This is a predicted structure of a 73-nucleotide RNA (transfer RNA) from a Thermoplasmatota archaeon. NCBI's taxonomy places the organism under Archaea, Methanobacteriati, Thermoplasmatota. Model confidence (mean pLDDT): 82 of 100.
[in-house]
């Protein structure tokens, strides 16, 4: 310089190929229980790496950029 691969609430993660309500686990607030704790249980908050582009509609297609890894040179 060139290829590829990844990037999703505070932490993991599943969804991407095949566009159509973003899952579940934790964890944080509040309640129920308890003499207090724990545990359980009910609720509740919070996210698609940026920008443009396609499209009625984009986490997903394309485009050019950030970061990270791996390979060639």
């Nucleotide at each position: 310089g060139g290829g590829c691969c990844u990037g999703u609430g505070g932490g993991g993660u599943a969804g991407u190929c095949u566009g159509g309500u973003a899952u579940c686990c934790u964890a944080g607030g509040g309640g129920c229980u308890u003499u207090g704790g724990g545990a359980g249980c009910c609720u509740u908050u919070g996210a698609c790496c940026g920008c443009g582009g396609u499209u009625c509609a984009a986490a997903u297609c394309c485009g050019c950029g950030c970061a990270g890894g791996c390979c060639c040179a």
Its Rfam family is "tRNA". Rfam describes the family as follows. Transfer RNA (tRNA) molecules are approximately 80 nucleotides in length.